[in-house]
RNA sequence: UAGGAAAAAUGGCAAACCUGCUCGAAAGACAGGGACGCAAAGCCACGGGUCUAAUGCAUAUUAAUGCGAUGAUCGCCGGGUUGCCCUA
Numbered sequence: 001u002a003g004g005a006a007a008a009a010u011g012g013c014a015a016a017c018c019u020g021c022u023c024g025a026a027a028g029a030c031a032g033g034g035a036c037g038c039a040a041a042g043c044c045a046c047g048g049g050u051c052u053a054a055u056g057c058a059u060a061u062u063a064a065u066g067c068g069a070u071g072a073u074c075g076c077c078g079g080g081u082u083g084c085c086c087u088a
Base pairs, nucleotide, nucleotide: 001088002087003086004085012038013037017033018032019031020030022029023028036075042081043080044079046078047077048076049073050072051071056067057066058065059064
């Protein structure tokens, strides 16, 4: 530098679920437990998807409804970037 994820090593991460005098409008995040899985389940919201809908806007009329990312998700897919192992 190129290829691979079959096997092995050092190891790593941690879904659902449970807990919380945590953060948040929510989605969700964070921390502890837990382990379904993961060869990038490391990092970056860049493209698409999905979730939420506070501020705002519209309808409406004091009850609400709808729209709407600037919010969230990289363990939805793609892309970018770094890296362990193996082979050449």
Predicted 3D model of an 88-nucleotide RNA (c-di-GMP-I riboswitch aptamer) from Paenibacillus validus NBRC 15382. The coordinates come from a structure-prediction model, not an experiment, and the mean pLDDT is 79. The source organism's lineage runs through Bacteria, Bacillota, Bacilli, Paenibacillus and Paenibacillus validus. Of the family's consensus pairs, 95% are formed in the model. The sequence was found by an Rfam model in a public genome assembly.